[in-house]
RNA sequence: CUCGACAAGGGCAAACCCGGUGAAAAACGGGGGCGCAAAACCACCGGUCUAAGGGAAUCUAUCCUAUGACAGCGGGGCUUCCGAAG
Numbered sequence: 001c002u003c004g005a006c007a008a009g010g011g012c013a014a015a016c017c018c019g020g021u022g023a024a025a026a027a028c029g030g031g032g033g034c035g036c037a038a039a040a041c042c043a044c045c046g047g048u049c050u051a052a053g054g055g056a057a058u059c060u061a062u063c064c065u066a067u068g069a070c071a072g073c074g075g076g077g078c079u080u081c082c083g084a085a086g
Stems, first nucleotide, its partner, number of pairs: 002086001003083002011036002016031004021026001034072001041077002044075003047070003053065004
């Protein structure tokens, strides 16, 4: 460096529930624990979700749209604990 043990010390925390935030997706705090060796961090590429605002002449409905979100969807970037076997 690669790799990743039924190793050691630890770490994170899905669904769901509660609380308040948000238009929503979703995030945050508490409980919880499915899982995770980068499940630390970064929206650069692809993807997914949402649609307040804007657009489809106008209202309702519907559709489009990210400037919103997801790093626990994949790739990439970046930092990094431990050390058996190979």
This is a predicted structure of an 86-nucleotide RNA (c-di-GMP-I-GGC riboswitch aptamer) from a Gammaproteobacteria bacterium. It matches the Rfam family "c-di-GMP-I-GGC riboswitch aptamer". A reference for the family is Smith et al. (2009), "Structural basis of ligand binding by a c-di-GMP riboswitch", Nat Struct Mol Biol. Its mean pLDDT, the model's own confidence on a scale to 100, is 85.